[in-house]
Molecule: transfer RNA
Organism: Elusimicrobiota bacterium
RNA sequence: CGGGGUGUAGCUCAGUUUGGAAGAGUACUUGACUGGGGGUCAAGAGAUCGCUGGUUCAAGUCCAAUCACCCCGA
Numbered sequence: 001c002g003g004g005g006u007g008u009a010g011c012u013c014a015g016u017u018u019g020g021a022a023g024a025g026u027a028c029u030u031g032a033c034u035g036g037g038g039g040u041c042a043a044g045a046g047a048u049c050g051c052u053g054g055u056u057c058a059a060g061u062c063c064a065a066u067c068a069c070c071c072c073g074a
Base pairs, nucleotide, nucleotide: 001073002072003071004070005069006068007067010026011025012024013023020057028044029043030042031041032040033039050066052064053063054062
């Protein structure tokens, strides 16, 4: 320098194919059960999707540029 992949909640990931207002597990908070711990159950809070721009009535999803990391090639 060229090509490809990944980036979404504290953490691990789904959602992209086929655009229609973002979910799961775990962790966290509160409550109940338990003598307590642990565990179980219930409720709750938490991410405008790496960043910027564009297309669209509508973008995590499509397009362009860019950043970080990883892989291949030179």